[in-house]
A computed fold for a 395-nucleotide part of an RNA from a Candidatus Aenigmatarchaeota archaeon, annotated as small-subunit ribosomal RNA, central domain.
Rfam family: Archaeal small subunit ribosomal RNA. On this family, see Yusupov et al., Science 2001: "Crystal structure of the ribosome at 5.5 A resolution". The family has 86 seed sequences and 709 matches in Rfam 15.1.
The organism belongs to Candidatus Aenigmatarchaeota, within Archaea.
Context: one part of a larger RNA
RNA sequence: UUGGGCCUAAAGCGUUCGUAGCCGGCUGGACAAGUUCCUAGUGAAAUCCUGCGUUAAACGCGGGGCGUGCUGGGAAGACUGUCCGGCUUGGGACCGGGAGACGUUAGCAGUACUCCAGGGGUAAGGGUAAAAUCUUAUCAUCCUUGGAGGACUACCUGUGGCGAAGGCGGCUAACGAGAACGGCUCCGACGGUGAGGGACGAAAGCGUGGGGAGCAAAUGGGAUUAGAUACCCCAGUAGUCCACGCUGUAAACGAUGCCCCCUUGAUGUCGCGUCUUCUUCGGGAAGACGCGGUGUCGUAGAGUAGUUGUUAAGGGGGCCGCCUGGGGAGUACGGCCGCAAGGUUGAAACUCAGCAGAACGUUCGUUCUGAACGUUCGUUGCGAGCAACGAACUU
Numbered sequence: 001u002u003g004g005g006c007c008u009a010a011a012g013c014g015u016u017c018g019u020a021g022c023c024g025g026c027u028g029g030a031c032a033a034g035u036u037c038c039u040a041g042u043g044a045a046a047u048c049c050u051g052c053g054u055u056a057a058a059c060g061c062g063g064g065g066c067g068u069g070c071u072g073g074g075a076a077g078a079c080u081g082u083c084c085g086g087c088u089u090g091g092g093a094c095c096g097g098g099a100g101a102c103g104u105u106a107g108c109a110g111u112a113c114u115c116c117a118g119g120g121g122u123a124a125g126g127g128u129a130a131a132a133u134c135u136u137a138u139c140a141u142c143c144u145u146g147g148a149g150g151a152c153u154a155c156c157u158g159u160g161g162c163g164a165a166g167g168c169g170g171c172u173a174a175c176g177a178g179a180a181c182g183g184c185u186c187c188g189a190c191g192g193u194g195a196g197g198g199a200c201g202a203a204a205g206c207g208u209g210g211g212g213a214g215c216a217a218a219u220g221g222g223a224u225u226a227g228a229u230a231c232c233c234c235a236g237u238a239g240u241c242c243a244c245g246c247u248g249u250a251a252a253c254g255a256u257g258c259c260c261c262c263u264u265g266a267u268g269u270c271g272c273g274u275c276u277u278c279u280u281c282g283g284g285a286a287g288a289c290g291c292g293g294u295g296u297c298g299u300a301g302a303g304u305a306g307u308u309g310u311u312a313a314g315g316g317g318g319c320c321g322c323c324u325g326g327g328g329a330g331u332a333c334g335g336c337c338g339c340a341a342g343g344u345u346g347a348a349a350c351u352c353a354g355c356a357g358a359a360c361g362u363u364c365g366u367u368c369u370g371a372a373c374g375u376u377c378g379u380u381g382c383g384a385g386c387a388a389c390g391a392a393c394u395u
Stems, first nucleotide, its partner, number of pairs: 003324004007306002012320001014200004021193003025087007033080002035076008048064006090190001091187003094183003102176007109153002113149008124135002161168002205246006214240002219235004257319006265297014301308002325352003334345004355370006387395001
């Protein structure tokens, strides 16, 4: 490589859009490139099979086969393909009334917190397991009035909702976007996946300029301790916030790629629709059913097991990515990207003999299982040589 795999053993790109490629619904016609069949030529000899010659062989001669293919001619027309038509189920568009922490921008609000100023008030406050560092007679902590500032958005809040993922939570408005449901209103295969490529992408970090209340890497101090570069306490700078630009990584997780079809059920919940009942007639409530989402439990099946199970890890199809023992190593070198930090692509020498998952009992073991590789034993056949214990035989 073939193959076998990818939730947890190695393995799904963080997500999405999309180029090439690959794959592609129902139906009519044409063509005949793929495809199938017929036929002619070619496909060297030796090798292979068979017959003869030879006592036998080597060898020679005759015949056959193989040569999986190529070329020319003819036929078929199902399937694939190409072209010309038609269709509506896939897909898309439009319309309707609803749902939503979906995005961007602007404005407004709220409690808390810190600081400042005024008034009241007096000896403590703070912190801990206990303390101390720390604050306080320059009047703190506490009560009260007014002001400033930055960040955040309690309750509602819900295995609730929305988003491709990252993620999104006060209120209002504007501008954008998507999904579900209902309507056979329209287009008519316009589709699926997607190597390269583009875009988005938490936190931290970086650049320039703002901002800085609280929190808080680093740092200083107090404790603890054998020590304590920690856990606890008092302080505290980057940062956290905003604007623009960069970085491009995460246990970016459902550790589960995307799309389509098929395969018993039960029970919650969210959105829309239909029907029935109730109604305080309200954008109300309950029940049944349909579609779509999101959970729980479970059948068959799958799986080493844990588990999974119409939201599959079941049964099939299409396309992409990835894996091939552990360490060395996500390292080195080179390329590309980046201001840097670093990212991405990504080895080898050498080394080890085991590795991994699950279950169980217990404190280092046992059991079960998986796939791959290596080694050893055993069995069988053939062969060579030999004797230390140990004299002979045997080996």